[in-house]
RNA sequence: GCCCUCGUAGCUCAAUGGAUAAAGUAGCGGGCUUCGAACCCGUUGAUCCCCGUUCGAAUCGGGGCGAGGGCA
Numbered sequence: 001g002c003c004c005u006c007g008u009a010g011c012u013c014a015a016u017g018g019a020u021a022a023a024g025u026a027g028c029g030g031g032c033u034u035c036g037a038a039c040c041c042g043u044u045g046a047u048c049c050c051c052g053u054u055c056g057a058a059u060c061g062g063g064g065c066g067a068g069g070g071c072a
Base pairs, nucleotide, nucleotide: 001071002070003069004068005067006066007065010025011024012023018055027043028042029041030040031039048064049063050062051061052060
C1' cells in the first nucleotide's frame, strides 16, 4: 500500500428497515440475615463520527476513525 471481518451500557451480548434498542453481569437502593455471602425486588446506564438512501436506519450505501486478520 491492497483486501477481508468487526465497532451497541463499565464488561459479555441480542435486535426482519418499523412499539419506549432486549438481556446477563457489574454499579446503586431496598428486602432477607445477628452481620455478611447467596437469593429476591426495584433502579441507573448504550448504537464510534459525518454524509446519503428511505415515510422510517443499530440495520442499507459512501467517506473517516479505531480494533483484529491476510497478501505484498
Molecule: transfer RNA
Organism: Candidatus Spechtbacteria bacterium